[in-house]
C1' cells in the first nucleotide's frame, strides 16, 4: 500500500415556532376524566419471528406407568436454556480464522440408482494355472469342448472386503515374512476431561448410511397479563337429558392406574352487562472503577431511575450544516446549481437469548502479499 479474518460502535446534527403522553408542584374554578403555568422523563439495536429458557400468576395430593417431546464429545458459566466461553477430534482455508444435528453400525430393521460377475459375508465377465478329451503342427507349441483350482492382473463403479515389496505355488492368494495403515489388549507418561505421544503383543483386517426407522445417555406438570384480582352495574325467563354417596360431572398434558372435589351437572332456545381500578415497571438493572478467572462471568465499593399508553403518546413548519444521486467547471484542494427525508424499522408484562432485515460510516485486534528502509 493492497486483500482478507474477528470483534465492538455509531446510524442525521444544531437553532427557532407550535404541539403531544405519564408524573410531579402551583394557582384558579363551575369539584368536572376540569382549565392554566412551570419542571423531570418519554421507542429499539434488532422494539421484529414468537424459535428456545425463565420470573410472575392460577389450577393441580405437587405420585406411578405408557404414549409424546427435547438435547446429544469434555468442563465450565448462567436463574435456567437448544445460549454463552475454553479446550478437544473431524473438515475447509497458506494463514488469521470458519464449520460441525460430534453417543452407537457387534442389538434389530431398511435403503445404496445405473454400470458390472459381484455392493454383506458376496462374486467369476476378459483373464491365470492342472487334468481329460480332440483337430492342426514348423513337434516349440496352438485351437475347441468338458472338468477342476484362482481372485494376484485388467474392466465397471462414489466405493470391490487392506497397502508396498517378497517367498511360496501348477497358477495364486496374508498362505508365510518385512515394513505401513487400521483394529483388538496391556503398559508407560501429560491433561479435571473429552483426548494427546509413546512402547510391547496379536487374530491378520471386520463398506457406507441413524440430518432413515431405531438403540442408549440425559431433561421436561398444565395454562398463559385476553394470566389473575377488587370494585360498581344489569337482567327473564322456557323446554329436554341425567345424577345425589353402588358418584352424573370435574381436575390432575394424551391415555392408564391411583388420588382429589363434589350435588348438581350438561344440551337447545331466548334475555341482560361489556364500565372503573389494581396488575403496570425498583428491576436474575443500568453506569464507572478495583479484584479473580485464558475466556464467559463472578465479587467489592461508587453512582445513577431512563416510556407505561389502553382507538393506543415523542410530531409538524422553517433555516443551517452533514449525507446520498444528477448536471456543468476545475489550479485535482474542490466551487456552483438541482433533487432527495435519507438503513431496517415502533413499545403494550418483563427479562437472558437465538434467528432475520440495515443505506451511510467509524474504531480496534490479528493474517497475507507487495515495496522502502
Nucleotide at each position: 500500500c493492497g486483500a482478507g479474518c474477528u470483534g465492538g460502535c455509531c446510524g442525521g446534527g444544531c437553532g427557532g415556532c407550535c404541539g403531544c403522553g405519564u408524573c410531579g408542584g402551583c394557582a384558579c374554578c363551575u369539584u368536572g376524566a376540569g382549565u392554566g403555568c412551570c419542571g423531570c422523563c418519554g421507542a429499539g439495536g434488532a422494539a421484529a419471528g414468537u424459535c428456545c429458557g425463565g420470573a410472575c400468576u392460577c389450577c393441580a395430593c405437587a405420585g406411578g406407568g405408557c404414549a409424546g417431546g427435547g438435547u446429544g464429545g469434555u468442563g465450565g458459566g448462567u436463574a435456567a436454556c437448544g445460549c454463552c466461553c475454553a479446550c478437544c477430534c473431524g473438515g475447509g482455508g497458506u494463514g488469521a480464522c470458519c464449520c460441525g444435528c460430534g453417543g452407537g453400525a457387534c442389538a434389530g430393521u431398511g435403503c445404496c440408482a445405473c454400470a458390472g460377475a459381484a455392493a454383506g459375508c458376496a462374486g467369476a465377465c476378459c483373464g491365470c494355472c492342472c487334468g481329460c478329451g480332440u483337430g492342426c503342427u514348423c513337434c516349440g507349441g496352438u485351437g475347441c469342448g468338458c472338468g477342476g483350482g484362482u481372485a494376484a492382473g485388467g474392466g465397471u463403479g462414489a466405493a470391490a472386503c487392506g497397502g508396498u515389496g517378497g517367498u511360496g505355488u501348477a497358477a495364486g492368494a496374508g498362505a508365510c515374512c518385512a515394513c505401513c495403515a487400521g483394529c483388538g489388549u496391556c503398559c508407560u507418561g501429560g491433561g479435571u476431561g473429552a483426548c494427546c505421544a509413546g512402547g510391547a503383543c496379536g487374530g491378520c483386517u471386520u463398506g457406507g448410511u441413524a440430518a432413515a426407522c431405531c438403540c442408549c445417555a440425559c431433561c421436561c406438570g398444565g395454562a398463559g397479563c385476553a394470566a389473575g384480582g377488587u370494585c360498581a352495574g344489569a337482567c327473564a325467563g322456557g323446554g329436554g337429558a341425567u345424577g345425589u354417596u353402588c358418584g352424573a360431572g370435574g381436575g390432575u398434558u394424551g391415555c392408564c392406574c391411583g388420588c382429589c372435589c363434589g350435588a348438581g351437572u350438561c344440551c337447545c332456545c331466548g334475555g341482560g352487562u361489556a364500565g372503573a381500578c389494581c396488575g403496570c415497571a425498583c428491576g436474575a438493572g443500568g453506569c464507572c472503577g478495583c479484584c479473580g478467572g485464558c475466556a464467559a462471568c463472578g465479587g467489592c465499593g461508587g453512582c445513577c431511575c431512563c416510556a407505561g399508553a389502553u382507538g393506543g403518546a415523542u410530531g409538524g413548519c422553517c433555516g443551517c450544516c452533514g449525507c446520498u444521486c444528477c448536471c456543468g467547471g476545475u489550479c485535482c484542494g474542490c466551487c456552483g446549481g438541482g433533487a432527495g427525508g435519507c438503513a431496517c424499522a415502533g413499545a403494550a408484562u418483563c427479562c437472558g437469548g437465538c434467528u432475520u432485515a440495515c443505506a451511510g460510516g467509524c474504531c480496534a485486534g490479528c493474517u497475507c502479499g507487495u515495496c522502502c528502509u
Description
This is a predicted structure of a 373-nucleotide RNA (Bacterial RNase P class A) from Phytoactinopolyspora endophytica. Its mean pLDDT, the model's own confidence on a scale to 100, is 77. Lineage of the source: Bacteria > Actinomycetota > Actinomycetes > Jiangellales > Phytoactinopolyspora. Rfam family: Bacterial RNase P class A. Rfam classes the family as a ribozyme.